[in-house]
Molecule: transfer RNA
Organism: Apostichopus japonicus
RNA sequence: GUGUCCAUAGCCUAGUGGUUAGGGCAUCAGCAUAUAAAGCCGGAGGCCUGGGUUCAAGUCCCGGUGGAGGCU
Numbered sequence: 001g002u003g004u005c006c007a008u009a010g011c012c013u014a015g016u017g018g019u020u021a022g023g024g025c026a027u028c029a030g031c032a033u034a035u036a037a038a039g040c041c042g043g044a045g046g047c048c049u050g051g052g053u054u055c056a057a058g059u060c061c062c063g064g065u066g067g068a069g070g071c072u
Stems, first nucleotide, its partner, number of pairs: 001071002004068004010025004018055001027043002030040002048064005
C1' cells in the first nucleotide's frame, strides 16, 4: 500500500429490520447466619463515532476512530 474480520454494561457473550436489547461473572441492597461464605430474591449499569436508507436500524449502506489476521 491492498483487502478481510471485529467493536453491545467493569469483564465475557447472544441478538432473522419489528416484544421494554437477553444471559454469565463482578458490583449494590434484601433474606438467611453468632459473623461470613455458599445459596435464594431484587436493583443499578448498554449498542465505538458521524451521516444515510427505511414507517421502523444493535442489525443494512458510506465515512471516521480503534483493534486482529492475510497478501505485498